The RNA shown here (small-subunit ribosomal RNA) has 1380 nucleotides and comes from an uncultured bacterium. The coordinates come from a structure-prediction model, not an experiment, and the mean pLDDT is 83.
């Protein structure tokens, strides 16, 4: 000091929430120790039991129980003793009573109270004060009752009644008596208004107590102090106005009463006042304060402990007694509630300290002592004192100590984690060597005591000193970001987390544990609560154009504020003094407990009070000014307002004429009108309502609004002048006036328009848009309604602050005029500074100042309900909460997005050729079905794809049988030495298992090699492609996507990469805040056409020679063709038009080839969590006598059925047959054939060439002739029978072919849909994989060789640049309603 959440991402608005402090706290876990404070916030609920106010005999009577003195009757006899105690007295002082004085303090709570209660400053000239001090005076004569006691009574008790007795410091009468208090009179002097104080004369009145013994303690009067109190009064003290009026003793007056005292305090009469928007009245909450918590500070919140004041004592209500009270432990009298009770009656009040029940998340001991302080009574000793001091309980808070300290690396064991090598926990621990604070023991032992002795509850306490042992002492929170702290397993949107955003749907640093780790520590956390961060009520320190928020406008009242100046004036306001501002705290400084906390000392103060005094400012009080403001005069402008008359257009309707069928009306229709004569036209009347052009981001008005003309009333602003007033101004909270359209009331009016209504069309459906009609209303008169996006979403007025360039209306100068210059008002536009969150605004400010008013404080609820007020009613105004949400918003940014626009391409349309979709067949899919039909790929981008070959293998799937360090690999420790290989035999379907022969090891002796057990571990085509590598498929071979450096913008971002032209292409060029540059286009690569040049076998064969039935077959050549290395050749180069260039056109020219020639390879940044763990590689998981492995059999080929892809057709451009003819690109040895024989054919036998330019490969469509002649056919050939060949271990499920026989659908395919812009469609031939083959399929190759393309408005997709957007998972988007 900030942070975290609205976006894809920004900025800003804006509410949530966090981080900190606190507490009388409670809750969970966990708890050595000491001081020092603090503890019913809830039931002002009820209380059982003790204790909390008494005390004085020196005020008085009486007087028990003890003590002393005195000793009488009497008895005993040792005759003077004892014994006994009568009476007197004394000493004592218990209970009880009269009297005094105290129970009005001290202690407790916070219901009540919004109140002069309280706080804070004054006033009483309107008052009182017991006990205390001072000061003065004074205390005489007398008298008569009463508790008690004692007797009789009532009575359960509690209490009581009568009679007879008695004292006083109890009561009473009389005296004295003023400096007292009352009344006349006089005379000084004060003063704020009643007044008040003093002197003096004189009249009336008012007192008293002794007690005890020589010292003193008490009484009375009167004065004055102290102290404690009673009134009055300025100021200041919560919320609501959805409380706006309140008041009858209520205001005053006068008298009379009452009281210490002033008042309507009470009472009679009289009068008719008193409070309120500066908030009365009433609701609702509340003891108020010093202080406490927070807070930079203003400010906001609290009223525990300590301290003042108030108020209250079970609840209301009264007095009484006193100096004081309407009394917490007094009285009474009503009421609840408890208790006794003999039922008549009577007794009680913890909000005193303990305790008790109860309420509640909660809140201690029926403790100890008067030793201290302090009260009460008393001369006094001394009593009492739950006041107090103190101990007890409680981590409830603050402080401080502790749980050890040094050394200790094998980095110990043992936890976690792991890339298995090691990190961590960690110098931690053990181990050594210390110390002893709390602890324990033991000895000593205070201060607190004043005041000479004597007294301590606390307390044998703090402290001290010795002795003992590391020995009894650590926890709780968190660790995804905010916020310091990470891994591991478990768990799988389940359990559970959560302050707020948010985690958890198999790899979770966010759940639960565990290791680590942060953090605070005898605490740590949660929970409520308050302040703060929050400038999120903004005084200080906010805001209103779009984020919330200018009242529609105007006039004014209160009120707020206000030009220039002289002079006074000290109210404000600045300086000073004074008094207050209690103690305690806060805070600074200083001391005392070892030390903090804690305690003691001292200092220091906001405000209110009264004095001084100021230089400006404000206000006040005179008085002047003219520049604000307003009058006056002289003039243009103006749809400004009322009211009354005028007027032409059109529409409609209504007569009448001429006309005939339609007219109207729509995206096309139809209701509708119209042969009863429409619709159109002519003419003539009638009615109502608006005023074409003029006409303008012109004009006037406060808005609201005003538009044909005339005239009459009539408000405004403007502009010159500068005669006149002299601040008379601004703004405005309640009022008041006006306030568009709909709408409401009364009466009119009603052409055309037209909600509602009706049809008629759309449409799934249309209580709409479109049409045909059509009533309220729109017009007029008065009234009422008061509201709009009533907007400029921007109050009013005033000043200031660059410019440019339009318009209205006026004034001045120049000019003959145009016309420029120039001032004023009003009204647009660009724009500089400024401002703004951006967008904008920018002298008509959203800029800078000052003034005043309104409004605003998240979003829903909601401008709703309640309740008021206004309405005739609609309805207006004012206006909440409960609940809920993390946001809701604002501008701008960047995609993507439109049934937005521009621009431009693309077999995208279009324009052409062929198909597809119907048929049989082939082949994958889906569904089905099945023991099993393994998996997998699913719009484009899956479905003749994975698979470029399932009979067995494959194989992953089903049954069924077997094996278990296992089929294959590999470490280690043991055991043997042989494993193995071949044969036999037996059972078996076989793998397998059981048994029998034969062969048969290497060594440096250390193993190696092999086999068994055993053990690490193998194996998995089990799962996840949403943990991933890699590859691939698509947008799309579409032209995009980026970056440095600059510059703009707070920013996200933009520029650059837009413009213009131009290209296949972000290809170029020209422009230019940009300059370059890089992935991506081109190009560089291959294949193809074209030439030259090199070479020349297996290729070729012009010449020469040789040679066959025939052939380049041979010699030979290097001449062509071929092959296959290397150069060339295309660059808009050259012309001729257009263009600034870049380019572009041209049936040009030249050239094999012409504008990229033609085809391939090449695939940016991303996009679809796009495919794929089953190619392959890999994290987790997960099975291990099986989810491993081996073996036979099935299965993958099923088949009601439906999609794709393709093959053959359905025929004459054609089947059939017959003759004839020309490629390339492959690939061959378990390969590939010629050829000969055999077979009607597959094919078989046999022999030869060839690991290849060498061999060997009938091309077919084409061409010729011959037939068929339009039909289910000499088209089609499925399907089916019969016979055969060939691979192979084996064709049954389940393979190709070859024959001859059958001869099925189908005659061209609905709605739809697919290719394809040229060597394409058509027509055969080759590889590949492979034993063979379901290949019609992939992938190549040549052969003949076409058809269109005007053109881009539609569809699909796609680049660019622009608009909107509430979309960003991005339109398969978002989102309202109803329904459950």
């Nucleotide at each position: 000091a900030g942070a975290g959440u609205u976006u894809g991402a920004u900025c800003c608005u804006g509410g949530c929430u966090c981080a900190g402090g606190a507490u009388g706290a409670a809750c969970g876990c966990u708890g050595g120790c000491g001081g020092c404070g603090u503890g019913c916030c809830u039931a002002a609920c009820a209380c059982a039991u003790g204790c909390a106010a008494g005390u004085c005999g020196a005020g008085c009577g009486a007087g028990a129980a003890g003590g002393g003195a005195u000793g009488a009757a009497g008895u005993g006899c040792u005759u003077g003793c004892a014994c006994g105690g009568a009476u007197u007295u004394c000493c004592g002082g218990a209970c009880a009573g009269c009297g005094g004085c105290g129970g009005a303090c001290g202690g407790g709570u916070g219901a009540g109270u919004a109140g002069c209660g309280c706080g804070u400053a004054g006033g009483u000239a309107a008052c009182c004060u017991a006990c205390c001090u001072u000061a003065u005076g004074c205390a005489c004569a007398g008298g008569g009752a009463u508790a008690g006691c004692u007797c009789c009574g009532g009575g359960a008790a509690a209490c009581u009644g009568g009679g007879a007795u008695u004292a006083a410091u109890a009561c009473c009468u009389g005296a004295u008596a003023a400096a007292g208090c009352g009344g006349u009179g006089a005379g000084a002097u004060c003063a704020c208004a009643u007044g008040g104080u003093c002197u003096u004369a004189u009249c009336g009145c008012c007192a008293a107590a002794g007690a005890u013994u020589u010292a003193u303690c008490g009484g009375c009067g009167u004065a004055a102090g102290a102290u404690g109190g009673a009134c009055c009064u300025g100021c200041g003290u919560c919320u609501g106005a959805u409380u706006a009026g309140c008041u009858g003793g209520u205001u005053g007056g006068u008298g009379a009463g009452g009281u210490a005292a002033c008042g309507g305090c009470c009472c009679a009469c009289c009068a008719a006042g008193g409070c309120g928007a500066c908030g009365a009245u009433c609701a609702g909450u509340a003891g108020c304060c010093g202080a406490c918590c927070u807070g930079a500070g203003a400010g906001g919140g609290u009223a525990a402990u300590c301290g003042g004041c108030c108020a209250c004592a079970u609840u209301g209500g009264a007095a009484c007694u006193g100096a004081g009270a309407c009394a917490c432990g007094g009285u009474c009298c009503a009421a609840a509630c408890u208790c006794c009770u003999a039922c008549g009656g009577g007794a009680g009040g913890c909000a005193g300290c303990a305790g008790u029940g109860g309420g509640g998340a909660a809140u201690a001991u029926u403790g100890c002592a008067c030793a201290a302080u302090g009260g009460g009574c008393g001369c006094a000793a001394g009593c009492c004192u739950g006041a107090u001091g103190c101990a007890g309980c409680a981590a409830c808070g603050c402080c401080g100590c502790g749980u050890g300290a040094g050394u200790g690396a094998a980095g110990a064991a043992g936890g976690u984690c792991u890339u298995c090598g090691g990190a961590u926990c960690g110098u931690a621990a053990a181990g050594c060597u210390c110390u002893g604070u709390c602890c324990u023991c033991a000895g000593g032992g205070a201060c607190g005591a004043a005041g000479a002795a004597g007294u301590g509850a606390c307390g044998g306490u703090a402290c001290c000193u010795g002795a003992g042992g590391a020995g009894g002492a650590a926890g709780c929170c968190c660790c995804g970001g905010c916020u310091a702290a990470c891994u591991a397993c478990g768990u799988g949107c389940c359990a559970g987390c959560a302050g707020c955003c948010g985690c958890g749907g198999u790899a979770a640093u966010a759940c639960g544990u565990a290791g680590g780790g942060g953090g605070c520590g005898a605490g740590c956390g949660u929970u409520a609560u308050c302040c703060g961060g929050a400038a999120u009520u903004a005084u200080u320190g906010g805001g209103c154009g779009u984020a919330a928020a200018g009242c529609g406008u105007a006039c004014g009242u209160a009120g707020g504020u206000g030009g220039u100046u002289u002079u006074g004036u000290a109210a404000g306001c600045g300086u000073u003094a004074g008094g207050u501002g209690a103690a305690a705290g806060c805070c600074u400084g200083c001391g005392g407990c070892u030390u903090a906390a804690c305690c003691g000392c001292a200092g220091c103060g906001a405000g209110c009070c009264u004095g001084a005094u100021g230089a400006a400012c404000u206000g006040c009080a005179a008085g002047a000014c003219u520049u604000g403001a307003g009058u006056g005069c002289a003039g243009g402008a103006g749809g400004g307002g009322u009211a009354a008359g005028u007027g032409g257009a059109a529409c409609u309707c209504c007569a009448u004429g001429u006309g005939u069928a339609g007219c109207g009306g729509u995206g096309a229709a139809a209701u509708g009108c119209g042969u009863a004569g429409a619709u159109a036209u002519a003419u003539g009347g009638a009615a109502g309502a608006a005023c074409a052009c003029c006409g303008g981001u012109g004009g006037c008005g406060a808005a609201g609004g005003c538009g044909a003309c005339u005239u009459a009333c009539u408000g405004g602003a403007c502009u010159g002048u500068a005669a006149c007033u002299g601040a008379c101004a601004c703004u405005g909270a309640g009022g008041u006036a006006c306030g568009a359209a709909a709408g409401c009331g009364u009466g009119g009016g009603g052409a055309g328009c037209a909600a509602a209504c009706a049809g008629g069309a759309u449409u799934a459906g249309a209580u709409a848009c479109c049409c045909u009609g059509g009533u309220a209303g729109u017009c007029c008169a008065c009234g009422c309604u008061g509201u709009a996006a009533a907007c400029g979403a921007u109050g009013a007025g005033c000043a200031c602050u660059a410019g440019g360039u339009g318009u209205c209306u006026g004034g001045g100068u120049a000019g003959a005029a145009a016309u420029a210059c120039u001032u004023a008002g009003g009204u647009g536009c660009c724009g500089c500074a400024g401002u703004u969150a951006a967008c904008g605004c920018a002298a008509u400010a959203a800029g800078u100042u000052a003034u005043c008013c309104a409004c605003c404080u998240g979003g829903g609820g909601a401008g709703u309900a309640c309740g008021u007020u206004c309405g005739c009613a609609a309805g207006a105004a004012u206006g909440a909460a409960a609940c809920u949400c993390a946001a809701a918003g604002g501008a701008a940014u960047u995609g993507a997005c439109g049934g937005g626009g521009g621009c431009c391409c693309g077999c995208a349309c279009a324009a052409g050729c062929g198909g597809a979709g119907g048929a049989a067949c082939a082949u994958g899919u889906g569904g089905u079905u099945u023991a099993a039909u393994u998996c997998g790929a699913u719009g484009a981008u899956a479905c003749g794809c994975g698979a470029g070959g399932a009979a067995c293998c494959u194989u992953a799937c089903c049954c069924g049988g077997g094996c278990u360090u296992g089929a294959a690999a590999u470490g280690u420790g043991c055991a043997c030495g042989g494993c193995g290989a071949c044969c036999c035999u037996g059972a078996g379907a076989g793998a397998c298992c059981a048994g029998g022969g034969u062969c048969u090891c290497c060594u440096u002796c250390g193993g190696g090699c092999g086999u068994g057990c055993a053990u690490g571990u193998a194996g998995g085509u089990g799962c996840u492609g949403c943990a991933u590598g890699g590859u691939u498929g698509u947008c799309g071979u579409c032209a995009g996507c980026u970056c440095g450096u600059g510059c703009c913008g707070u920013g996200a971002g933009g520029u650059g990469u837009c413009g213009g032209c131009u290209c296949a292409a972000g290809u170029g060029c020209c422009a230019u805040a940009a300059c370059g540059a890089g992935c991506g286009c081109a190009a560089c690569c291959c294949c193809u056409u074209c030439g030259g040049c090199c070479g020349g076998u297996u290729a070729c064969c012009a010449u020469c020679g040789g040679g066959u039935g025939a052939u380049g077959c041979c010699g030979g050549g290097g001449a062509c063709u071929c092959c296959g290395g290397c150069c060339g050749c295309a660059c808009u180069g050259c012309c001729g038009c257009c263009g600034c260039a870049a380019g572009g056109c041209g049936c040009g020219a030249g050239g094999a080839a012409g504008g990229c020639g033609g085809g391939g390879a090449u695939g940016a940044c991303g996009u679809c969590a796009a495919a794929u763990c089953a190619g392959c590689a890999c994290g987790g998981c997960c099975c291990u006598u099986a989810c491993g492995u081996c073996c036979g059999g099935g299965g993958c080929c099923a088949c009601a059925c439906a999609c794709g892809u393709g093959u053959u057709a359905c025929a004459a451009u054609g089947g059939g047959g017959g003759g004839c003819a020309c490629a390339g690109c492959g690939a061959g040895c378990g390969g590939g054939g010629c050829c000969a024989u055999g077979g009607c054919g597959a094919c078989a036998u046999g022999u030869c060439c060839c690991g290849a330019a060498u061999c060997a490969u009938g091309a077919a469509a084409u061409c010729c002739c011959c037939u068929c002649c339009c039909a289910g056919u000499u088209c089609g050939g499925a399907c089916u029978g019969g016979a055969g060949u060939c691979u192979g271990c084996a064709a049954c499920c389940c393979g190709a072919c070859u024959c001859c026989a059958c001869g099925a659908a189908g005659c061209c395919g609905g709605a739809u849909u697919c290719g394809c812009u040229a060597g394409u469609a058509u027509c055969g031939c080759g590889c590949a994989u492979c034993a063979g083959c379901c290949a019609u399929g992939g992938c190549g190759c040549g052969g003949u060789g076409a058809a269109u393309a005007c053109g881009u408005u539609c569809c699909c997709g796609g680049g660019c640049c622009u608009u909107g957007c509430a979309c960003a998972c991005a339109c398969c988007g978002c989102c309202c309603g109803u329904c459950a």